Predicted 3D model of an 82-nucleotide RNA (c-di-GMP-I riboswitch aptamer) from Paenibacillus polymyxa. The prediction has a mean pLDDT of 88. The source organism's lineage runs through Bacteria, Bacillati, Bacilli, Caryophanales and Paenibacillus. Rfam family: c-di-GMP-I riboswitch aptamer. Rfam links the family to the GO term cyclic-di-GMP binding. RNAcentral records the identical sequence in 2 taxa.

RNA sequence: CAACGAUAAACGCAGCCCUGUCGAAAGACUGGUACGCAAAGCUAAAGGGCCUUCCCGUAAGGAUGGCAGCCUGGCUACCGAA
Repeated sequence: CAACGAUAAACGCAGCCCUGUCGAAAGACUGGUACGCAAAGCUAAAGGGCCUUCCCGUAAGGAUGGCAGCCUGGCUACCGAA
């Protein structure tokens, strides 16, 4: 340096639900909580997938916004046994 990830230790993150705010919606954010996570950090202008709304409408398709805690890829990062 790379790979790897322990019944180790330190530092972290925070599903459902509740509270409030924003949004037409999907959903986002704040506080609480703690299902889980070794990238549950970033990237949606990398690809696929899913969701919203609109157009079209048999089907297919197009546009819009969203999900990184759906998968793959890219970038970055803590710890350290085998």